Molecule: c-di-GMP-I riboswitch aptamer
Organism: Hydrogenibacillus sp.
């Protein structure tokens, strides 16, 4: 250094759920809250999955993403420590 991740050290993030906001919705901001996390930091490639406002359609209802989710997977990127 590269691979690895320990009853190690020092930190770090923030699930569910609550109050305000945005938003059709799905979810996002944002306090608070801590279930959990060695990348639960960035990004969004293949892919899964959610909505359906707008559009279609055989119209009590069905289809579509240009919406969105990665704390779904997998990829890329970049990083604290240092046992075995």
């Nucleotide at each position: 250094g590269c691979a690895c991740g320990a009853u190690a050290a020092a930190g770090g993030c923030a699930c569910a759920c609550c109050g305000c906001c945005c938003g059709a919705a799905a979810g996002g901001g944002u306090g608070g809250g801590c279930c959990g996390c060695a990348a639960a930091g960035c990004c969004g490639u293949g892919a899964g999955c959610c909505u359906a406002a707008g559009g279609c359609g055989a119209u009590g209802c069905g289809c579509u993403a240009u919406g969105g989710c990665u704390g779904u997977c997998u990829g890329g990127c970049u990083g604290c420590c240092g046992a075995a």